[in-house]
RNA sequence: UAUCAACUUUAGGGGUGCCGAAAGGCUGAGAUGAUACCCUCGAACUUGAUCUGGAUAAUGCCAGCGCAGGAAAAAGUAAACUACCGCAC
Numbered sequence: 001u002a003u004c005a006a007c008u009u010u011a012g013g014g015g016u017g018c019c020g021a022a023a024g025g026c027u028g029a030g031a032u033g034a035u036a037c038c039c040u041c042g043a044a045c046u047u048g049a050u051c052u053g054g055a056u057a058a059u060g061c062c063a064g065c066g067c068a069g070g071a072a073a074a075a076g077u078a079a080a081c082u083a084c085c086g087c088a089c
Stems, first nucleotide, its partner, number of pairs: 001083002006077005011040004017026003045070003051064004
């Protein structure tokens, strides 16, 4: 010097399933409008997928698929690590 976690402001993107007559129950950050939650260069979300295997009362519940394809941004502050340059020994 660069990159980066994180934070602030503004703008934007996204999902809302299963069981139940209902009440309610399960998982989860969030299960339909919550001035919520998550995400914005990448696992938020989506395609494959009416997919495959394992569980469950049942379900994207868990794992695979997935170093696959698509996917929404700018500014500021910016620790540690790392990389590069310079100096000294």